[in-house]
This record gives sequence, C1' cells and structure tokens, in this order.
RNA sequence: GUUAGAUAAAGGCACACCUGUCGAAAGGCAGGGCCGCAAAACUUCCGGUCUAAGGGCACAGCCUACGACAGCGGAGUCACCGGA
Repeated sequence: GUUAGAUAAAGGCACACCUGUCGAAAGGCAGGGCCGCAAAACUUCCGGUCUAAGGGCACAGCCUACGACAGCGGAGUCACCGGA
C1' cells in the first nucleotide's frame, strides 16, 4: 500500500422512547437511552425518501426545495484493531 472482517482487546457511535430547546414542518441540537452499527466517521456529488413555510394551480385539495435524511442506496474523502 492492497484486501476481506474469522477471533480478541481498547474504546467509539446510539434506534425507538423520555426531557429541554430551535424549526411552519420534515427534522436538528443538548441530556438520558435497552434497537442496532466495522465506517451508524465526514461530504447532498448521483439516485431515492420525507416535509411544503414561501410560491403556483382546475383551491375542503393538489403541485413545488432554495428545507431535511449520510442509521435508504451509490460515489468521494479520512480512520481504530487484529488477520492475509
């Protein structure tokens, strides 16, 4: 440097849910946390999904991302441990 994650250790992250807080919402952040994760580290570049404030329309509603999800997949970047 490449490759896969068998075994073990050190440690890491943290679903649902609860509390607080920000947000129109989706959701984020902080604390708790029992699902789980070998990239569940980082980046919305590609696809997908969620929301629809604002805007639009044939206006009980529908469409729309400049909002969001990296714990939906792909791609890129960087990384612990031991093995080959």
Molecule: c-di-GMP-I riboswitch aptamer
Organism: Gammaproteobacteria bacterium